[in-house]
Context: one part of a larger RNA
RNA sequence: GGAUAAAUGCUGGCGGUGUGUCUUAGGUAUGCAAGUCGAGCGAUUUUAUUGGUCCCGCAAGGGAUUGAUAAUGUAGCGGCGGACGGCUGAGUAACACGUGGGAACCUGCCCCUUAGCGGAGGAUAGCUCGUCGAAAGACGGGGUAAUACUCCAUACGUUCGUAAGAAGAAAGGGCGUAACUGCUCACUAAGGGAGGGGCCUGCGGCCUAUCAGGCAGUUGGUGAGGUAACGGCUCACCAAACCUAUGACGGGUAGCUGGUCUUGGAGGACGGACAGCCAGAGGGGGACUGAGAUACGGCCCCCACUCCUACGGGAGGCAGCAACCAAGAAUAUUGCGCAAUGGGCGAAAGCCUGACGCAGCGACACCGCGUGCGGGAAGAAGGCCUUAGGGUCGUAAACCGCUGUGGUAGGGGAAGAAGUCCCGACUCUGUCGGGAUUGACGGUACCCUAUUAGAAAGUGGCUGCAAACUACGUGCCAGAAGCAUCGGUCAAACGUAGGCCACAAGCAUUAUCC
Repeated sequence: GGAUAAAUGCUGGCGGUGUGUCUUAGGUAUGCAAGUCGAGCGAUUUUAUUGGUCCCGCAAGGGAUUGAUAAUGUAGCGGCGGACGGCUGAGUAACACGUGGGAACCUGCCCCUUAGCGGAGGAUAGCUCGUCGAAAGACGGGGUAAUACUCCAUACGUUCGUAAGAAGAAAGGGCGUAACUGCUCACUAAGGGAGGGGCCUGCGGCCUAUCAGGCAGUUGGUGAGGUAACGGCUCACCAAACCUAUGACGGGUAGCUGGUCUUGGAGGACGGACAGCCAGAGGGGGACUGAGAUACGGCCCCCACUCCUACGGGAGGCAGCAACCAAGAAUAUUGCGCAAUGGGCGAAAGCCUGACGCAGCGACACCGCGUGCGGGAAGAAGGCCUUAGGGUCGUAAACCGCUGUGGUAGGGGAAGAAGUCCCGACUCUGUCGGGAUUGACGGUACCCUAUUAGAAAGUGGCUGCAAACUACGUGCCAGAAGCAUCGGUCAAACGUAGGCCACAAGCAUUAUCC
């Protein structure tokens, strides 16, 4: 000199873009953060329309009951999604990461191709009745549905087998029709693809020898088991290997990378934001389901903690977004919206989305703008200095003219919107035309008009390094200081004032890196 997720002191006008618990992976009140599908299924609430039967009524009409249709809410069965997205960096020195290879693998949704989608059945939740319990919830009787479950049939291709042969599947819904045919979304088997993932391996990147030997499934083989898959991954038997001064083993520290900072380069330091990978979800362990998890807002067990309790027993997990307490030098709103982008479900309309888009707070950082512009005295007043002549603050002010970034007031006012729905036409998975409609930010940005120099400058320094000097006060005191040092009566170094220098909505200090 440059840099920072900074903090502290003094000061502070505006805007844009970023960024904001680095500490206790400490504990959390409250709300929200993952649902969706009625075009899979049975029930049921409410409303509307409509039909049958009965009762009252002369009629109009009213009531009860039962059915259909549509809309709507509720819980349940079922499907898909809760393995993504979001957070954090504790652990990890490791095939964790980066990069380059490899072979023994898996893959829901999506795309392409081939073949199929026949028949039958038994349950169960919801519901109802009952019992137990403070609750959480549990148990029993009855009965019901399905794209839930089971069986039979069929098998181009698939698996096993040398072969003969054996084994293995499915589900319907919607539109349309007088009814089929049909269209469409699903479903089953198989092959291929895309994207994703698992595994092995060469090389690369910390400190320590005041850590020198380490290892018993250890190293290899045979066989078996297991896995999606190779493999001591596991087991039985056999052999005694294997690693190590090219640093094994141990200890310390640490998420890794793209990158970031610095630098002429080589290098050094760092890994906050963003992006990729990994790991974790109060601590520890375990599996289940599933294409995928050993699963943050799923389950089970133990521990610690917190809460409820009728004391018998239960409930919970913010390292999601806000917010609170604590800790700390220190870090924000219990905001708005799904309008856009993206995601889940759905045929769609749509619903959900603290992802995300915005707004709020903080000079925390970077960038931009302003605090006026022109004229104006051999130069007011006042301050300071003075050799008392004067010098300096200084064109600075006053005063004259001008402008309107900004401020204030009024008016206009976006882009971000692509889509979606309805109607029509056509060469009909769609295209074209017409119409309607969708913006949190926000009446914001921006533009126009009017008016006003009006709101808007500080901070640090001035002995040398190092740009900038005098006066007074103090008298080795009070104090200063990054280093050298300064201060004991003429202090340019302390304190104050004037002047000057530097940077400027900031300026200094502290900390850390080069």
About this RNA
RNAcentral holds the full RNA, with entries from SILVA. This is a predicted structure of a 514-nucleotide part of an RNA (small-subunit ribosomal RNA, 5' domain) from a metagenome. It matches the Rfam family "Bacterial small subunit ribosomal RNA". The coordinates come from a structure-prediction model, not an experiment, and the mean pLDDT is 83.